SAM riboswitch aptamer (S box leader) from a soil metagenome, 116 nucleotides, folded computationally. The prediction has a mean pLDDT of 82. It matches the Rfam family "SAM riboswitch aptamer (S box leader)". Rfam links the family to the GO term regulation of gene expression.
RNA sequence: CUUAUCCAGAAAGGCAGAGGGUUAUGGCCCUGCGAAGCCUUAGCAACCGCUCAAUCACUUCGGUGAAAGAGAAUUGGUGCUAAUUCCAUCCUGCAAGCAAUUGCGGGGAAGAUGAG
Numbered sequence: 001c002u003u004a005u006c007c008a009g010a011a012a013g014g015c016a017g018a019g020g021g022u023u024a025u026g027g028c029c030c031u032g033c034g035a036a037g038c039c040u041u042a043g044c045a046a047c048c049g050c051u052c053a054a055u056c057a058c059u060u061c062g063g064u065g066a067a068a069g070a071g072a073a074u075u076g077g078u079g080c081u082a083a084u085u086c087c088a089u090c091c092u093g094c095a096a097g098c099a100a101u102u103g104c105g106g107g108g109a110a111g112a113u114g115a116g
Base pairs, nucleotide, nucleotide: 001116002115003114004113005112006111011041012040013039014038015037019030020029021028024089025088026087027086042081043080044079047077048076050071051070052069055066056065057064058063085110090107091106092105093104094103095102096101
């Protein structure tokens, strides 16, 4: 950089000692009944990988390759285990309201994770 997913799911212990939830702002939360970080164990999920495979292409008719979709779950590579990616921010639709604003949606940006 490209692409897929992001309202589901799953925590205990040890070390540590004040922050954390996305860099920012606002809101709202978590946190000395112990934050971040590191380690151990456990768990969740099913991206890659694995098994099966409609179907398609090629074929020397023996097979070979691709593949929607389905499945298993640690003994493979990652990831994850408060709250939707906690919510909003930029654009936009609908509803309520005199208005400020509020509620419910869509898209985008940014971010996270996987694969390339």